The RNA shown here (transfer RNA) has 74 nucleotides and comes from a Patescibacteria group bacterium. Model confidence (mean pLDDT): 80 of 100.
RNA sequence: GGGCCCAUAGCUCAGUUGGCUAGAGCACUGGUCUGUGAAACCAGCGGUCACGGGUUCGAAUCCCGUUGGGCCCU
Numbered sequence: 001g002g003g004c005c006c007a008u009a010g011c012u013c014a015g016u017u018g019g020c021u022a023g024a025g026c027a028c029u030g031g032u033c034u035g036u037g038a039a040a041c042c043a044g045c046g047g048u049c050a051c052g053g054g055u056u057c058g059a060a061u062c063c064c065g066u067u068g069g070g071c072c073c074u
Base pairs, nucleotide, nucleotide: 001073002072003071004070005069006068007067010026011025012024013023019057028044029043030042031041032040050066051065052064053063054062
């Protein structure tokens, strides 16, 4: 220098032939239960879908660029 892959909640990830209001588990908070706690159950909190632009009636999803990480080639 060139090519490919990845980036979604505090953590691990799902969701991409564009369309319901963006989800799950764990964690966290409150409650029920308990002598106390754990477990279990119920409820709740938590997101600029890495960033900037573009296409579209509509973008986490498609296109371009940037940043960060990983792998390969020279």
Source information
Its Rfam family is "tRNA".